[in-house]
Molecule: transfer RNA
Organism: Candidatus Falkowbacteria bacterium
């Protein structure tokens, strides 16, 4: 250089066109406890950037950025 794959809460991830963008861990508050931990309840926070298609895009297409792999 060329080819392929990936990018979603702080972290790991689900979601293949109409979802309140879900779950686990974490964190915060409350309950429980003499205290801590455990346990229970509630809360917290996300679609990499730009453009296109569409009535409607996290999802499909193009370009870019970053990461991973393959190839001489």
């Nucleotide at each position: 250089g060329c080819c392929g794959c990936c990018a979603u809460c702080g972290u790991c991830u689900a979601g293949u066109g109409g979802u309140u963008a879900g779950g686990a861990c974490g964190c915060u508050a409350g309950g429980u406890u003499c205290u801590c931990a455990u346990c229970c309840u509630a809360g917290u926070a996300a679609c990499c950037g730009g453009g296109g298609u569409u009535c409607g895009a996290u999802u499909c297409c193009c370009c870019g950025u970053g990461g991973c792999g393959g190839u001489a």